RNA sequence: GGGGCGGUGGCGGAAUCGGCAGACGCAACGGACUUAAAAUCCGUCGAUGGUGACAUCGUGAGGGUUCGACCCCCUCUCGCCCCA
Repeated sequence: GGGGCGGUGGCGGAAUCGGCAGACGCAACGGACUUAAAAUCCGUCGAUGGUGACAUCGUGAGGGUUCGACCCCCUCUCGCCCCA
């Protein structure tokens, strides 16, 4: 230099025929149970704004196509692998 695969909540990891983003697990937090704890069970768990109901944003970064994009197209970036 060329090619392939990948980057999604705190962590791992789904969603790919373009149609509710974050299933499921782990961790964390609150509660129940316990003398207390562990285990178990229930609930919560991206960010910003709001007292709140909610609103807006959010799939490595920036653009594009589309009514609608993690998904398609372009550029860039980071990691791994192959070729030279």

Description
Transfer RNA from an Anaerolineaceae bacterium, 84 nucleotides, folded computationally. The RNAcentral record of the sequence draws on ENA. RNAcentral records the identical sequence in 2 taxa. Rfam family: tRNA. Rfam describes the family as follows. Transfer RNA (tRNA) molecules are approximately 80 nucleotides in length. Rfam classes the family as a transfer RNA.